[in-house]
RNA sequence: GCCACUUUAGCUCAGAAGGUAGAGCACCGCCGUGGUAAGGAGGAGGUCGUCAGUUCAAAUCUGACAAGUGGCU
Numbered sequence: 001g002c003c004a005c006u007u008u009a010g011c012u013c014a015g016a017a018g019g020u021a022g023a024g025c026a027c028c029g030c031c032g033u034g035g036u037a038a039g040g041a042g043g044a045g046g047u048c049g050u051c052a053g054u055u056c057a058a059a060u061c062u063g064a065c066a067a068g069u070g071g072c073u
Stems, first nucleotide, its partner, number of pairs: 001072007010025004019056001027043002030040002049065005
């Protein structure tokens, strides 16, 4: 220098064919116990890497850039 893949909640990840986002763990209180843990039932938390484009509508399609991983030279 070139090619491919990845980037979504604090972490690990899901979101087939575009219709304004979910799970597990973690976190917060509640129930429960003499108390703690396990357990039960809830809550909060994300402008989907950035900037543009297409579209009535983009996490999803297109481009550029950034970061990471792998490969080639």
Transfer RNA from Lactobacillus sp., 73 nucleotides, folded computationally. Its mean pLDDT, the model's own confidence on a scale to 100, is 82. RNAcentral holds the sequence, with entries from ENA. It matches the Rfam family "tRNA". From the family's description: Transfer RNA (tRNA) molecules are approximately 80 nucleotides in length. The family's RNA type in Rfam is transfer RNA. NCBI's taxonomy places the organism under Bacteria, Bacillati, Lactobacillales, Lactobacillaceae, Lactobacillus.